[in-house]
RNA sequence: GCCGGCGUAGCUCAGUGGUGGAGCGAGGGACUCAUAAACCCUAGGUCGAAGGUUCGAUUCCUUCCGUCGGCA
Numbered sequence: 001g002c003c004g005g006c007g008u009a010g011c012u013c014a015g016u017g018g019u020g021g022a023g024c025g026a027g028g029g030a031c032u033c034a035u036a037a038a039c040c041c042u043a044g045g046u047c048g049a050a051g052g053u054u055c056g057a058u059u060c061c062u063u064c065c066g067u068c069g070g071c072a
Stems, first nucleotide, its partner, number of pairs: 001071007010024004018055001026042004048064005
């Protein structure tokens, strides 16, 4: 330099056009003599950035940024 994968909650990851989810973690509740486990609830996201297509974009297209890999 060229090509490709990935970027979504604190962490690991789903979700591939129609109001963003799970597990773990955090906070609270209930239980218990008490603690832990299991149970219930809650909060936490400008979906990497900008632009485009569309009635509508996390999703499709372009560019850029970051990261990982391949080729040279």
Transfer RNA from a Candidatus Colwellbacteria bacterium, 72 nucleotides, folded computationally. Lineage of the source: Bacteria > Bacteria candidate phyla > Candidatus Colwelliibacteriota. Its Rfam family is "tRNA". Rfam classes the family as a transfer RNA. Rfam describes the family as follows. Transfer RNA (tRNA) molecules are approximately 80 nucleotides in length. Its family is annotated with triplet codon-amino acid adaptor activity in the Gene Ontology. It was read from a public genome assembly.